[in-house]
Bacterial RNase P class A from Oceanicaulis sp., 407 nucleotides, folded computationally. It matches the Rfam family "Bacterial RNase P class A". The family's RNA type in Rfam is ribozyme. The sequence was found by an Rfam model in a public genome assembly. Of the family's consensus pairs, 94% are formed in the model.
């Protein structure tokens, strides 16, 4: 230096006119507009679109509803340890499983990238096709023995080391052993079970017992273990104005015992029934037209909910990290069919195409400077807020990786 890759900050400046919205002050015991609640208007000041406002995938804040509480059952969710954090399927570290790179006989150790990371011996189901066999399975080629033989090969019998099929074949490389083989034996590694010590934990692990195995899939359905109302600012609150306190159907209106009474009945209290949560059961509370469907009417007007926050820069200081403490400045949109915008000028920063000039290298290209012209990302708040994922010209920075050049 130059290429790629991935991650972070920006993602234009400044003037001048017109023009739009809000909150402040003045005008104002004003105007004009509605039935009415409310709206609209002039001057000055000073504010007014994001890093993703997008997705609508998670989790909260606020609000309204639902009667509470214990157990159960049902649907959903998570799922390795340890911190952050309101929480969250979120983030940070850390373990561990696979994988990649370099280095090496092989390994350890570093560094990267990744993982819906509890149980396969409770229990069911699946491994398709190839293959001989796909779990307590198995002989296609094939080796090795013995016996025949027409020298082509048949037949018994042992094998599972080699070879072929697959994603994956009942452990792996060496010696030994055997007729040829096999953990048949041994040494090492793998697996498995004890396990000093180390670490909050998850785990690591000197060392030693075992020839040692019945593979994988639980993002198959299942088992543990934990958690978990429900709708949502078109939530809600208020003001004004209108209507039809509306109709049909179905279930319900029990018993005793006191009072009263127009002897129809009323009211009171205990019992029972029912109602109120996705279902059940106890309890406690409330309620007793406590309800269930269907038809039909009115109102769709105007205020507010609405922006001071799990707010934002800035410095300190702690922590590997996310983040957390202090300590200072600051208020930075609030529309209601939907504002934050238009237009002119200058300059800046990438980049097509030409023109004209320096320089390199050599017949065609590069690289610099003027200079004309065209272009210049993703995208717009809707009650707010953490986070995920998705989109992004162009500029700056950083990390990792490859070339090359130089010390």
């Nucleotide at each position: 230096u130059c290429a790629g890759a991935c991650g972070g900050c920006u993602g234009g400046a400044c003037g001048g006119c017109c023009g739009c919205u809000g909150c402040c002050g003045c005008g104002a015991u004003c105007a004009g507009g509605g039935a009415a609640a409310c709206c609209u208007g002039g001057c000055g000041g000073g504010a007014g679109a994001g890093g993703a406002a997008a997705g609508u995938c998670c989790g909260g804040g606020c609000u309204c509803c639902a009667u509470g509480a214990a157990g159960g059952c049902a649907a959903g969710g998570c799922g390795c340890c340890g911190g952050g954090g309101a929480a969250a399927u979120c983030u940070c570290g850390g373990c561990g499983g696979a994988u990649c790179g370099g280095c090496u006989g092989g390994g350890a150790u570093c560094g990267g990238u990744u993982c819906a990371g509890g149980g396969a011996a409770a229990g069911c189901g699946c491994c398709a096709c190839a293959g001989a066999a796909a779990u307590c399975a198995a002989a296609c080629c094939g080796c090795c023995g013995c016996g025949c033989u027409u020298u082509g090969g048949c037949g018994c019998g042992g094998c599972a080391a080699g070879g072929g099929u697959g994603a994956a074949a009942c452990g792996g490389u060496g010696g030994g052993g055997u007729a040829a083989g096999a953990g048949c034996u041994c040494a090492c590694c793998g697996c498995u079970c004890c396990g000093a010590c180390c670490g909050c934990a998850a785990g690591g692990a000197a060392g030693g017992g075992g020839g040692u195995a019945c593979g994988g899939c639980a993002a198959g359905c299942c088992c543990c273990g934990c958690c978990u109302g429900g709708a949502g600012c078109a939530a809600g609150a208020c003001c004004g104005a209108a209507u039809a306190g509306g109709g049909a159907c179905a279930c319900a209106c029990g018993u005793u015992u006191c009072a009263c009474u127009c002897c129809g009945g009323u009211g009171a209290a205990a019992c029972a029934g029912g109602c109120g949560c996705g279902c059940c059961u106890u309890c406690a509370c409330g309620c007793c037209g406590a309800u269930g469907u269907c038809c039909g009417g009115g109102u769709a007007g105007g205020u507010u909910g609405c922006u001071u926050g799990a707010g934002g820069c800035g410095c300190c200081g702690u922590g590997c990290a996310a983040g957390c403490g202090g300590c200072g400045c600051c208020c930075u949109a609030g529309a209601g069919g939907a504002a934050u915008g238009g237009u002119c000028g200058u300059c800046g920063c990438c980049u097509g195409c030409g023109u004209c000039g320096u320089u390199c290298c050599a017949u065609g290209g590069g690289a610099c400077a003027a200079u004309g012209u065209g272009g210049g990302a993703c995208a717009g708040a809707a009650c707010c807020c953490g986070g995920c994922u998705u989109a992004c010209a162009g500029g700056c920075c950083g990390u990792c990786u490859g070339a090359c050049c130089u010390u």